[in-house]
RNA sequence: CCCCGAAAAGGCAAACCUGCUGAAAGGCAGGGACGCAAAGCUACAGGGUCUAAAGCCCGGUUAAGGGCCAGGACAGCCAGUUGCCGCGG
Numbered sequence: 001c002c003c004c005g006a007a008a009a010g011g012c013a014a015a016c017c018u019g020c021u022g023a024a025a026g027g028c029a030g031g032g033a034c035g036c037a038a039a040g041c042u043a044c045a046g047g048g049u050c051u052a053a054a055g056c057c058c059g060g061u062u063a064a065g066g067g068c069c070a071g072g073a074c075a076g077c078c079a080g081u082u083g084c085c086g087c088g089g
Base pairs, nucleotide, nucleotide: 002089003088004086005085011036012035016031017030018029019028020027021026034076040081041080042079046078047077048074049073050072051071055068056067057066058065
């Protein structure tokens, strides 16, 4: 330095519930633990997923409804980047 994940110390916290917030996806706080060796950080570089109040189009009843999408969100999808411990290779 790379791989790997036994132990110890410590860390995070899915679903769900409550409150606030947002058009929505989602976010924040508290409770709660399914899990996690990067479940730390990065969404102004890449893929992916979700959303679509604005805009454009279809529709037609100034409609309902539908499609695309600027934008938004997700790092616990992949990715990028930094990094603790050491039974070990």